[in-house]
Predicted 3D model of a 262-nucleotide part of an RNA (large-subunit ribosomal RNA, domain VI) from a Thermoproteota archaeon. It matches the Rfam family "Archaeal large subunit ribosomal RNA". Rfam links the family to the GO terms ribosome and structural constituent of ribosome. The prediction has a mean pLDDT of 80.
Context: one part of a larger RNA
RNA sequence: UGCGAGGGCGCCUGAGGGGAACGGCCCCUUAGUACGAGAGGAACGGGGGCCGGCGGCCUCUAGUGUACCGGUUGUCCGGCAGGGCAUAGCCGGGCAGCCACGCCGUAGGGGAUAAGAGCUGAAGGCAUCUAAGCUCGAAGCCCCCCCUGAAACGAGGCGCCCACACCAGGGCACCCGUAAAAGACGGGUUUGAUAGGCCCGGGGUGUAAGCGGCGAGCCCCUCGGGGCGAGCCGUUCAGCCCGCGGGUACUAACGCCCGAGG
Repeated sequence: UGCGAGGGCGCCUGAGGGGAACGGCCCCUUAGUACGAGAGGAACGGGGGCCGGCGGCCUCUAGUGUACCGGUUGUCCGGCAGGGCAUAGCCGGGCAGCCACGCCGUAGGGGAUAAGAGCUGAAGGCAUCUAAGCUCGAAGCCCCCCCUGAAACGAGGCGCCCACACCAGGGCACCCGUAAAAGACGGGUUUGAUAGGCCCGGGGUGUAAGCGGCGAGCCCCUCGGGGCGAGCCGUUCAGCCCGCGGGUACUAACGCCCGAGG
C1' cells in the first nucleotide's frame, strides 16, 4: 500500500514455506547360542561408548581480555607523589564479554507406499499376488518435533478498548539495551529503578600513599651527636579498579505531533 465495508490493541488458527529431524565405527549382551561332522561361527532385539557433521551455551577447563591491578627499564614533567611516550614499552596476573581445546543436544513412534513377499480369487471347473478385494514391505514420502507463517485476493478467528469535545491507538523526541551498519527490534519515561551517581554485595589485582619503627653501608662533626640511605616491618585480607547482582529518586527520562470516530 492493500483487505475487511468504523478504528485499534492483544492473543490465536495454520494454508503454505523452511529445518543436518544427520552419518559412521567400536564394545557388552543376545551367544560360544542358531548353523555346522568339526574347524569355525552369526542375526533380530537391548545397553554403553567414541568419531565426524550440525545446532546451542559459557557452570567447569582453556584462549583472548589495547576495561583493570601489580612489577620494572629508558627518558621527560625540578624532587616526592602522580603521570606522558617508547608495539599495550616490556613483564606477571586477570572479572564480564567473545569464544574452543570446554559443556549440552542431535530419542523414538505412527500413516501411506516402491521394488519385493503374500492372502483370497476369477477370466480360464485347474492354476495364478490381480483383473474386483485384502495383508505386509525401505536410510526414501507424509505426520508427530523446531522455526516461520492472515498479502492464505477464500486476505481468517477470539477477547478487549474507543466511542464523543472528547478520544482508543500510533509516531517523533528523550533515558537505555536481551537489539543493532542505517532503518528496524526490545525496555523505560516520575503512577518511574530505564541509564548514570551513591551505598551494600560479589569479583580482579596483591598489601597504596603518608606516617612510625628497623636498616647493609656512606658523609659531617668528632666529647655527646647529626645527616643520607637501597631495602624490611607495622598501620594494611590494604590501596586502586569493575561492562556483574541488589538497594536507593540524588541526576537525566523535558516535550511535541498524528490520529479512526465525532